[in-house]
Context: one part of a larger RNA
Molecule: large-subunit ribosomal RNA, domain I
Organism: Methylacidiphilales bacterium
This record gives sequence, C1' cells and structure tokens, in this order.
RNA sequence: AGCAUACAAUGAAUGCCUUGGCACUUGUAGGCGAUGAAGGACGUGGUAAACUGCGAUAAGCUUCGGGGAGCGGUUAAACACGCGUUGAUCCGGAGAUCUCCGAAUGGGAUAACCCAACGAGCUAACCCCUCGUUACCUAAGACUGAAUCCAUAAUGUCUUAGGGGCUACACCUGCUGAAGUGAAACAUCUCAGUAAGCAGAGGAAAAGAAAGCGAAUGCGAUUCCGUCAGUAGUGGCGAGCGAACGCGGAACAGCCCAAACCCAUUGGCUUGCCAAUGGGGGUUAUAGGACCACAACAUGGCAUCUUGACGAUUAGGCGAAGCAAAUGGAAAGUUGCCCCAUAGAAGGUGAUAGGCCUGUAGCCGAAAAUCCGAGAGAGCCUAGUGGCACCUGAGUAACGCGAUGCACGUGAAACUUCGCGUGAAUUUGCGCCGACCACGGCGUAAGGCUAAAUACUCACAAGUGACCGAUAGUGCACUAGUACCGUGAGGGAAAGGUGAAAAGAACCGCUACAAGCGGAGUGAAAUAGAACCUGCAAUUGUAUGCUC
Repeated sequence: AGCAUACAAUGAAUGCCUUGGCACUUGUAGGCGAUGAAGGACGUGGUAAACUGCGAUAAGCUUCGGGGAGCGGUUAAACACGCGUUGAUCCGGAGAUCUCCGAAUGGGAUAACCCAACGAGCUAACCCCUCGUUACCUAAGACUGAAUCCAUAAUGUCUUAGGGGCUACACCUGCUGAAGUGAAACAUCUCAGUAAGCAGAGGAAAAGAAAGCGAAUGCGAUUCCGUCAGUAGUGGCGAGCGAACGCGGAACAGCCCAAACCCAUUGGCUUGCCAAUGGGGGUUAUAGGACCACAACAUGGCAUCUUGACGAUUAGGCGAAGCAAAUGGAAAGUUGCCCCAUAGAAGGUGAUAGGCCUGUAGCCGAAAAUCCGAGAGAGCCUAGUGGCACCUGAGUAACGCGAUGCACGUGAAACUUCGCGUGAAUUUGCGCCGACCACGGCGUAAGGCUAAAUACUCACAAGUGACCGAUAGUGCACUAGUACCGUGAGGGAAAGGUGAAAAGAACCGCUACAAGCGGAGUGAAAUAGAACCUGCAAUUGUAUGCUC
C1' cells in the first nucleotide's frame, strides 16, 4: 500500500407516516362597488418581531339567539393582572365603529402625502379645533337667456337618478385581427376568423316564433346531443376544407308593436285642413285587420304587480350496546363469557375498538336575516259570418359595380350582409324553391320581446379516487409568491417526522462560568437527547487477519 472482517464516523438514500396537494361527482352560489369595492399602507396586545384578527370604540363595542365551564388567537411557553353559573371565552343573525391610500371624486402629488374654499358647531369675538359639503359624464326636470318682439339655440346654475372601478388567465356576444406551421419550396389556399387586442353583458349569454325547409302520404320557432357522413360537394380538384334534408333523443311557449279607423290636448295658419303628443283600436297567409251589416257574451290562460303558506340556508340538540384474565411500558391484539344494530361510514385514544371518545343511522331545532314561491288578490290576454277595397314596416326590395358570410376559393352561383350609384310594387301585391324561364308549390321582408334543454367554476358544502406521498403532489404540507435576484416588466427557491407523554436530562466531573463528552436520573427504548424515527451507498478512522 492493497484485500477482507468487525466496530465506529460522515452522509442522507430507502421504508413507514401525513397536516398539503391533484382530479372528479352532487348541490349551493354566480357577483362586489360613490352607503367608497377589490387590493394595500400605517397602526392596534401588560411584556409583542412575524402570522391571524381588528381600526383611534382598534385580538375588539351593542343587541338577539345557541351553548354550558372554563377563558384572555397561533408559532408558544412563561410571568403579571384579570374575566366567568348575576352564564364568561366560544358559535351564529343583525347593528355600531371603521385612520390613510386606492374608481378615489375639493385642488395637487413621486399611492398611503401636501394645500384649500364654503357652511355649521365651539367662542363675548377672532384664531385653533371638530363635523359636513365641494370631481367628471349621461338622462330627466326647473331656472336663466342672444341675433330677433314673443320665442328658441347656446351658455351657466340648481334638483333628482344613474354611471365610473374590481374579478374567475373560466363561460358568452360584438368589433379588430396575425404569424410560426401544412402544402415536404411558394404566391391562391392552409393554420384561422384561431392567438392576441378592444368594447359590452349575464348567471348564463347568444338564437328564436318562417318573406323557413325542399319535393313527401310533406314538415312546422330557437338551442343542444346522436346519426345522416368524412357522404353530397368544394379545392394551385394540391394540401386540405366539408354540409344539408331526413331520422332518433333532451327541452318545449308563445307573444307585443307600427298602420288603417275613433277620441282628446297642444301648435300652425290658408278656418277646415295639417302636424305633434297621449288614449282607444289592431297584429296576419286557409291572408288578417279597419269600416258597414248580422250573430255571440262563453271558455281557456298569463312570462305582469301585490301579498305570501310550506320548505330551505346561516348556530345547534338527542343519539344504542363490554367486562374480566394473561402478556406487555401501554390492550383496541389473544383467551373467556356477553351485548347493540334504521348505528359494522370515518377519525382518535400508549399495538389492530360496532359496544372508551368524537361521531354514524334515525329524529328534533331559529329570536334575527336571507332564499324559494303553493295559494290568494289585482291587472291583462283569449271566439263567428258576409260585404266593401281603407291599412299591413321605403331611400326599403331589386338592379349595376366592389366586397362579405354561407362546407361552396367567381364558378352555371342562387341565398345572406355591407360600401357606392340607380331605385320599385301595394294582395290581380311581393319574396323564395341553387343561373335563367314556364307550370306548380312554399312563405309574407324592410319593428320588437321571449323561459327550458346548452357552456363555465373564483368561491361554499358534502363526498369519491386501480391519484401523489416531501427531488412526488400546487411554485408553496413549514414565517411562500416569502427569502433572494432584477432599474423594471418579471423571475423565484430551499426547508416535514424526539417520545405514548417533555417525563426535554436535577446533581457531579473534565473544560475557557464554552462547545463537546463522561457519570447520575427519566423513559419500553437515549446508538429516541432536541444537528433527535429508520439510517443504504460513495467517503473516513480504529482494530485484527492475509498478501507484498
């Protein structure tokens, strides 16, 4: 020096564990905000750095309920001082307080700061101090008020109401709108109306009661799912894109205006007309309605307003049944003899507990607040026949040019929507049935509303897992969006485990009044001693053996 063995050291793997995560199911909720939000700054405790709570009434105040013996939040004890059966602490409902910043809103500003004006209170009065008001936009109303007499516009003032910002990187609608890519290059095309940006809304949104579908014995608002079907088509006919009818389901719900005509008010003037406003009337394709004539007076319904039973939510309560022996530090395991079960879900307890504890099944419960909305009341809606030819949405439909959406890239290109231009008809009307025409058929544009079935999950409650188990699972099981890095946008960790119980090692010794160690003591165990469960490997040391 090497190898081997043993015992140690270092080290942290592994095993076991779980306070935390992940995914999903069912239900709830789906908003908060000028009555000042979300989010913060600074304060606030007897001693108080951090977290949590709270706001100068500051780990809290009042009140109404629950609850019943201890309590003054956590890491985290300790001391001091207090509170509590005259019911505290704690849990829930309602209320009060709620500094400063922040939409931030009296003006300003480098957020948490600076500086005001007016009114009121205080005062004999002023000052100081305290309280209140004072942003902008929109709408309505009132006042003011030119050219220009009345008036009106503009402006300004006042009053009332509303808006603004945040979020859940979700879902929805609209506007704007790429590129990497694919086409094995690339330009039409594709990716894709996607990502991203902007605006807006709701608990859902959007769509929606046929100027539909498309050819059958026709159907009958919309939405969603399955199929039709990777079909018909479209396509540098490349890459690709890609329906509809029909059928089967989920859910079902239909309505209101404009107009004709009538009435009222106001205004204008040409004095018998016009206009505006309000009320009645009326709402459709087998056309309907107005008007005139006749007939009828019933039936069915409501998504509107008011009230509101039951029920639910926000604290809770009752809740069955086991003992002994041996082992052991400890019994829930073993043995013996029992019991309950509408309860043998689960968790805890010194090892594995239906009968020890919390619970579980089942049953009960609200002063207050909120939700739901059976029922009731109010209000509203709901029919026939004939005649007549008044009404039935105009810079609209359509056409030309240019675009756009439709599965459809200009194509034979209908249909939809938009820009520019031209510009109808009026029920013997008009649009459509994929150029166009005919016949035949379907519908009734140019106004509006509409629940459910559908999409999503920041949050709350209950639960589930051939999900993870500390290099995993969230970035975070711990003082985590912390420490730290960056001018900034932003990036972003590491870090769990003594023991059943601190019983956390009195006292003694070595030492520097140290660290560390040795005794003693606790404990089942201290090679469980706080650098604490287990304690691999690499690596180090000591001892012994072998080889050289």